Model confidence (mean pLDDT): 83 of 100. The part of an RNA shown here (large-subunit ribosomal RNA, domain V) has 582 nucleotides and comes from candidate division WS6 bacterium GW2011_GWF2_39_15. The sequence was found in a public genome assembly.
[in-house]
Context: one part of a larger RNA
RNA sequence: CCCGUACCAGGACAAAAAGACCCCGUGGAGCUUUACUGCAGCUUUGCAUUGAAAUUAGGCUCUAGUUGUAGAGCAUAGGUGGGAGACUUUGAACCAGAUUCGUCAGGAUUUGGGGAGUCACCAGUGUAAUACCACCCUAUUGGCGUUUAAUUUCUCACCUUUGCCGUUACCCGGCAAGGAAACAGUGCACGGCGGGCAGUUUGACUGGGGCGGUUGCUUGCAAAAGAGUAACGCAAGCGUACAAAGGUCACCUCAAUCCGGAUGGAAAUCGGAUGAAGAGUACAUAAGCAUAAGGUGGCUUUACUGUGAGGGAGACAUCCCGAGCAGUUGCGAAAGCAGGUUUAAGUGACCCUUUGGCAGAAUGUGGAAUCGCCAUUGUUUAACGGAUAUAAGUUACCCCGGGGAUAACAGGCUGGUGGUGCCCGAUAGUUCAUAUUGACGGCACCGUUCGGCACCUCGAUGUCGGCUCGUCACAUCCUGGGAGUGGAUAAGCUCCCAAGGGUUGGACUGUUCGUCCAUUAAAGUGGCACGUGAGCUGGGUUCAGACCGUCGUGAGCCAGGUCGGUCUCUAUCCGGUAUGGG
Numbered sequence: 001c002c003c004g005u006a007c008c009a010g011g012a013c014a015a016a017a018a019g020a021c022c023c024c025g026u027g028g029a030g031c032u033u034u035a036c037u038g039c040a041g042c043u044u045u046g047c048a049u050u051g052a053a054a055u056u057a058g059g060c061u062c063u064a065g066u067u068g069u070a071g072a073g074c075a076u077a078g079g080u081g082g083g084a085g086a087c088u089u090u091g092a093a094c095c096a097g098a099u100u101c102g103u104c105a106g107g108a109u110u111u112g113g114g115g116a117g118u119c120a121c122c123a124g125u126g127u128a129a130u131a132c133c134a135c136c137c138u139a140u141u142g143g144c145g146u147u148u149a150a151u152u153u154c155u156c157a158c159c160u161u162u163g164c165c166g167u168u169a170c171c172c173g174g175c176a177a178g179g180a181a182a183c184a185g186u187g188c189a190c191g192g193c194g195g196g197c198a199g200u201u202u203g204a205c206u207g208g209g210g211c212g213g214u215u216g217c218u219u220g221c222a223a224a225a226g227a228g229u230a231a232c233g234c235a236a237g238c239g240u241a242c243a244a245a246g247g248u249c250a251c252c253u254c255a256a257u258c259c260g261g262a263u264g265g266a267a268a269u270c271g272g273a274u275g276a277a278g279a280g281u282a283c284a285u286a287a288g289c290a291u292a293a294g295g296u297g298g299c300u301u302u303a304c305u306g307u308g309a310g311g312g313a314g315a316c317a318u319c320c321c322g323a324g325c326a327g328u329u330g331c332g333a334a335a336g337c338a339g340g341u342u343u344a345a346g347u348g349a350c351c352c353u354u355u356g357g358c359a360g361a362a363u364g365u366g367g368a369a370u371c372g373c374c375a376u377u378g379u380u381u382a383a384c385g386g387a388u389a390u391a392a393g394u395u396a397c398c399c400c401g402g403g404g405a406u407a408a409c410a411g412g413c414u415g416g417u418g419g420u421g422c423c424c425g426a427u428a429g430u431u432c433a434u435a436u437u438g439a440c441g442g443c444a445c446c447g448u449u450c451g452g453c454a455c456c457u458c459g460a461u462g463u464c465g466g467c468u469c470g471u472c473a474c475a476u477c478c479u480g481g482g483a484g485u486g487g488a489u490a491a492g493c494u495c496c497c498a499a500g501g502g503u504u505g506g507a508c509u510g511u512u513c514g515u516c517c518a519u520u521a522a523a524g525u526g527g528c529a530c531g532u533g534a535g536c537u538g539g540g541u542u543c544a545g546a547c548c549g550u551c552g553u554g555a556g557c558c559a560g561g562u563c564g565g566u567c568u569c570u571a572u573c574c575g576g577u578a579u580g581g582g
Base pairs, nucleotide, nucleotide: 001582002581003580004579005578006577007576008575010574011573012572015568022403023402024401025400027399028398029395030394031393032392035200036199037198038197039196041193042192043191045189046188047187048186049185051154052153053152054151055150056149057148058147059146060145062143063142064141065140066139068137075130078136079135080134081133082132085119086118087117094113095112096111097110098109099108100107101106159179160178161177162176163175164174165173166172203215204214205213212232216238217237218236219235220234221233239384240282241341242340246300247299248298249297250296251295252294254278256274257273258272259271260270280289281288283346285344286343287342304327305326306325307324310321311320312319313318316385329338330337331336352378355375356374357373358372360371361370410457411455412453413452414451416450418446419445420444421443422442423441428436464539465537466536467535469531470528471527472526473525474524477502478501479500480497481496482495483494484493485492504518505517506516507515508514545563546562547561548560549558551556
């Protein structure tokens, strides 16, 4: 060097399983609820199936009664008309009792006596005159009829029990006897309750996701002297206001300071001087503005109708500027100016809809419903180019498709944080910066901490600690050699050189760490995928079960706690160990 054999498991980001964690998908499913919309189910009411009678209450018609008091007047005069007589042995006046009404005066009915008169006209009072008759009004009583409601009763529907028969039949039918009963049940219509069930929704951006924040429009910067230009970049605003704060004509000039001036002061109002703007502008900022766009007054409504050459911005939708023309106005002597406001925010498409107008279509024709055209109303459609008229959660029981486009481990880059060293040297060290101490600051190095980034890996790179086995660095714990000392000696302190060797046993905890016990010369600091799970373990973390506490209506949740919880016989290559042959 070549070829074997037996072994070990460090590597082949070994094998296995299109990662279960995480994110994404206008993916799915299970579950929840005061998410949305429905459906069963339950229920209210009405009608139908559905018949009879009575009582009570209410309404209506008819009928028989009763009732009616201002004051004056004999006195309890409802209204109008007729009317000179009417009632009475078929029992008048009067007396006693009862019922009823009542304004407490009395009226009406009736019973028993009684046994022949009473009332009206006239007169008087009064708006109206009474007896008697008729028709009505107010209030009220009784009766017949009809109707409505409630209650009760009935039996014949309907329901149901038992017996017998069909029949050797727990259905069904017939017959008979009961119960219950027009209820219940059922159908239709309407309202309510309704996770019992169903279908769905539950946005996006995002230095992973969630939580928080944001989402449209305006202004400045960023923005790199045309326009435009991003970030969870830096700063501020808007979701209006104004009938004058608009138009026009005319006039005026501010803030501040100084001086003067009663109350009056730092500051009120008055006078003078200086004063290009340091004021004001409805409201943020920017650009403007004194010839004023700022302030005041007069008259007014152009805060008009129909158009619009030509431009600017924009992917589009759409937004913005606009001379001129026609009509009609306002102001001005006129030239002229005026189609809102110094300008840039003050907002919402389509569909549907409101109101007014036009009279174009309008289903055989005429009308009309309806549609159309012009103007107009209703959106924090604010996730503001608005998916629907309408919508929240949870999943550790989970599933699928994907992603290293994106997180958790490890690695990488960085080095804020961390560790180490150096510079300066205040202070302390009795004196004395540098034996020792080294503030405030500055400069490096390292890549062991916590981070930042998201670069390989999500068709898988197994995660803490322990055990086992090591190996390396030196910023050295011990042992070795030195320097200084505020080193007498001994013991120390600080620094330099040095990695050969060594660096303990226990209690508690899953612990790394840490505290403690007993030793030791010492019980070093770190790297090796926080070395090492195809070497072991599996106590912790991190599935499915369960309990407690907080939270949540709930399903459930919690770097909160607790008990339990499958770690995969065979080594192909590289590597290594032992050994054999050539």